[in-house]
Context: one part of a larger RNA
RNA sequence: UGACGGGGGCCCGCACAAGCGGUGGAGCAUGUGGUUUAAUUCGAUGCAACGCGAAAAACCUUACCUACUCUUGACAUCCCUGGAACUCUGCCCAGAAGCGGAGGUGCCGAAAGGAACCAGGAGACAGGUGCUGCAUGGCUGUCGUCAGCUCGUGUUGUGAGAUGUUGGGUUAAGUCCCGUAACGAGCGCAACCCCUGUCCUUAGUUGCUAACAGUUCGGCUGAGCACUCUAAGGAGACUGCCGGUGAUGAAUCGGAGGAAGGCGGGGAUGAUGUCAAGUCAUCAUGGCCUUUAUGAGUAGGGCAACACACGUGCUACAAUGGGGUAUACAGAGGGUAGCCAACUCGCGAGAGGGAGCCAAUCUCAAAAAGUAUCUCGUAGUCCGGAUUGGAGUCUGCAACUCGACUCCAUGAAGUCGGAAUCGCUAGUAAUCGCGAAUCAGAACGUCGCGGUGAAUACGUUCCCGGGCCUUGUACA
Numbered sequence: 001u002g003a004c005g006g007g008g009g010c011c012c013g014c015a016c017a018a019g020c021g022g023u024g025g026a027g028c029a030u031g032u033g034g035u036u037u038a039a040u041u042c043g044a045u046g047c048a049a050c051g052c053g054a055a056a057a058a059c060c061u062u063a064c065c066u067a068c069u070c071u072u073g074a075c076a077u078c079c080c081u082g083g084a085a086c087u088c089u090g091c092c093c094a095g096a097a098g099c100g101g102a103g104g105u106g107c108c109g110a111a112a113g114g115a116a117c118c119a120g121g122a123g124a125c126a127g128g129u130g131c132u133g134c135a136u137g138g139c140u141g142u143c144g145u146c147a148g149c150u151c152g153u154g155u156u157g158u159g160a161g162a163u164g165u166u167g168g169g170u171u172a173a174g175u176c177c178c179g180u181a182a183c184g185a186g187c188g189c190a191a192c193c194c195c196u197g198u199c200c201u202u203a204g205u206u207g208c209u210a211a212c213a214g215u216u217c218g219g220c221u222g223a224g225c226a227c228u229c230u231a232a233g234g235a236g237a238c239u240g241c242c243g244g245u246g247a248u249g250a251a252u253c254g255g256a257g258g259a260a261g262g263c264g265g266g267g268a269u270g271a272u273g274u275c276a277a278g279u280c281a282u283c284a285u286g287g288c289c290u291u292u293a294u295g296a297g298u299a300g301g302g303c304a305a306c307a308c309a310c311g312u313g314c315u316a317c318a319a320u321g322g323g324g325u326a327u328a329c330a331g332a333g334g335g336u337a338g339c340c341a342a343c344u345c346g347c348g349a350g351a352g353g354g355a356g357c358c359a360a361u362c363u364c365a366a367a368a369a370g371u372a373u374c375u376c377g378u379a380g381u382c383c384g385g386a387u388u389g390g391a392g393u394c395u396g397c398a399a400c401u402c403g404a405c406u407c408c409a410u411g412a413a414g415u416c417g418g419a420a421u422c423g424c425u426a427g428u429a430a431u432c433g434c435g436a437a438u439c440a441g442a443a444c445g446u447c448g449c450g451g452u453g454a455a456u457a458c459g460u461u462c463c464c465g466g467g468c469c470u471u472g473u474a475c476a
Stems, first nucleotide, its partner, number of pairs: 001476002003473003007470007015460002019424005026315008034306002042053002064301007073125001077124002079121005086103006107114002127290002130288003136284002138279003141275001143273001148187006154163003167178003193267004198235007207225003212222003238261001241255005317417001321376007333364003338357002343352003383414001388409007430452007
């Protein structure tokens, strides 16, 4: 100087408390451990691994296993020889491969040949998702969006160092003020950036409809650009104003005006460092290893197994509910190898059909919870939907291992969950649907979007984590 203390003081955080809803019990989905297996590829392992890499494992992916094959090689550069490239096609094989047949003769040219491409040959070399993240770069997690981390000059101490950065107030903040052997400065904080909340200007189609007219009653048409909206530019909030408190300071409390008030609400933004944290399997890369194999091709299988254990979710156990009928209101997105309307067929998944749309025009598209009414009457039920049998649809060479969905039948566990434990302070929790990425197909996951919309916070004694000062130490 740090680190640590079941030392002290001050302060903060959904940390506790006050509340609301969960997990832990059931079924299923998914990830992991374990076990099994020819293989169940590899990595991630307290918080900070476990719906994680994977924003998609039927083949491919694919790295694993088995079998069959290749050895200058699937891929790159160089040399030699031959042939344009390329197209069609026969036999055999699980296929890779192997053995053939036919067509075709292009471009430049100094007429030697050359360029691209293909085949054969020789070797230099290629190749490796092989090992080491404790050799590394880059990227990332974490403490933590916590308020800290440092430097120059000066002063001080023999020195390591100290001071500044401590103290009194204040703040979300090393934020600001005052004091002060310090005076300044840098990285952080804040602001500058984006979205959102109010208004103005400009603009008016594909958007909108106040007034006028027509109307098939649909902004549908004429018409208009007021309003909504769209998207560019501005205004607006700064403790600016008033009062109290305060050191007449920083600031804080209350009020006015205002769409908004004291950081208005979200996002992006992550200091010096810590964990030899994670990643050699994104990529790059040192070293080591391999070279007829640890490289490459193909087919099939596996990653999907299943006495079990754990994590994360979905669906429930019902009446604030289930079911039938009728009916209302979003936002944000996607669409040409695409989205697919009307209409017809089918109980349905879907099929036929073909209009429109490169989309403020057309379309996905029905929002759902809600509202109105009828029914059920506390029962393992008109709750719950697992499992299983049958029949189908779609995607795709191909749904057996191993896809999603539909219909009929079946109708399991489950009557609110022990110890324990998690999230959340407002348009939040809870609850309800919608969309997108990936994607041929395949979400209960992920990332977004809106609808309805609470309860509680006395307070800081205690649990956890953190910041500053101080104290002890046999620790570094």

Description
The part of an RNA shown here (small-subunit ribosomal RNA, 3' major domain) has 476 nucleotides and comes from an uncultured bacterium. The full RNA is in RNAcentral, with records from ENA and Greengenes.